Predicted 3D model of a 339-nucleotide RNA (Bacterial RNase P class A) from a Gaiellaceae bacterium. The RNAcentral record of the sequence draws on ENA.
RNA sequence: GCAGGCCGGGUGACCGCGGGCUGGCGUCCUGUUCACGAACGGUGGCGGCGGCUCGAGGAAAGUCCGGACACCGCAGGGCAAGGACGCUGGCGCGAGCCAGGCGGCGAAAGCCGACGGAAAGUGGAACAGAAAGGAGACCGCCGGUCCGGGAAACCGGAUCGGUAAGGGUGAAACGGUGGAGUAAGAGCCCACCAGCGGCCGUGGCGACACGGUCGGCUUGCCAAACCCCGUCCGGUGCAAGGUGAAGCAGGCUCCGAUGACGCGGCCCGCCGAGGAGCCGGGUACACCGCCAAGAGAGAUGGUCACCCUCGACAGAAUCCGGCUUACAGGCCUGCUACG
Numbered sequence: 001g002c003a004g005g006c007c008g009g010g011u012g013a014c015c016g017c018g019g020g021c022u023g024g025c026g027u028c029c030u031g032u033u034c035a036c037g038a039a040c041g042g043u044g045g046c047g048g049c050g051g052c053u054c055g056a057g058g059a060a061a062g063u064c065c066g067g068a069c070a071c072c073g074c075a076g077g078g079c080a081a082g083g084a085c086g087c088u089g090g091c092g093c094g095a096g097c098c099a100g101g102c103g104g105c106g107a108a109a110g111c112c113g114a115c116g117g118a119a120a121g122u123g124g125a126a127c128a129g130a131a132a133g134g135a136g137a138c139c140g141c142c143g144g145u146c147c148g149g150g151a152a153a154c155c156g157g158a159u160c161g162g163u164a165a166g167g168g169u170g171a172a173a174c175g176g177u178g179g180a181g182u183a184a185g186a187g188c189c190c191a192c193c194a195g196c197g198g199c200c201g202u203g204g205c206g207a208c209a210c211g212g213u214c215g216g217c218u219u220g221c222c223a224a225a226c227c228c229c230g231u232c233c234g235g236u237g238c239a240a241g242g243u244g245a246a247g248c249a250g251g252c253u254c255c256g257a258u259g260a261c262g263c264g265g266c267c268c269g270c271c272g273a274g275g276a277g278c279c280g281g282g283u284a285c286a287c288c289g290c291c292a293a294g295a296g297a298g299a300u301g302g303u304c305a306c307c308c309u310c311g312a313c314a315g316a317a318u319c320c321g322g323c324u325u326a327c328a329g330g331c332c333u334g335c336u337a338c339g
Stems, first nucleotide, its partner, number of pairs: 001335007009307007017055007025047004029042005057313001061324002064322005069237004082233005087100005101115001102113004116228002121226002123222002138167002140163010175193005194218001196215008241288004250279006262270002308311001
């Protein structure tokens, strides 16, 4: 220096907060009995006081993927739209993980990669620059014409053309070196090299690697731009959803001025207009979903003492798996380089 794994201040005392279980006490509700005073009970509610016990993380975070679970939709199949993913092999329902290939970085251990297609189409490339892609003439170089100077060679200027060798701009300017060629030049041509594509051979399950041969000489970058190709995908998320259900409102049936209901259970008696039952929907509210932290979006802490390496990033909200991001410091193991 690299990789993997682990820890994430410790101990004690005191005080406090939330959940569960439990023991008294108080109170409320309710059942039975009753001599009407009460007594006995309830997996009952609430309050307070005790006891025991549990109480954040490796990421609880971002909500980026996948699953469980729940509801809605759906005969089966397909198309479109939208989304996710995209080298190979294996594992996995899947996200993903492991190993490998290729590319980039590093001296190495090793790290990073949305890593199909840019010779289908559309589009983009800040600034600079003449020009940003079947391009381009700003300077330069070369040629023609004209003008000026000069005895001439030639020089200067203007204009028309040729030229991508050279300069300059840029992240990037349409292969590199050398030669031939030319007015000057140019893959225009040639040799070698690089790159691309086709075919063949060898190795490998494969991605791919290596070698040979041919081709036009070169087709640049961006698809985490649209797009094309391939594979996969119903939608919405616990404020999902479920159970009970006051009040209010609805439907049906029955009883009732021949007196219902009520007056502590029955009769008499009193009273005098509504009453009872069932049904389904459903709000407040309560509970479940929901947890050996766990709801009310609210608890999981504080003080003191001692010790140490002086303590980072940060806090659950249905659960689980993965990815990503943040992180003081420390421990262990393996490896690389140097001494």
The prediction has a mean pLDDT of 75. Rfam family: Bacterial RNase P class A. The family's RNA type in Rfam is ribozyme. The gene name in the source record is rnpB.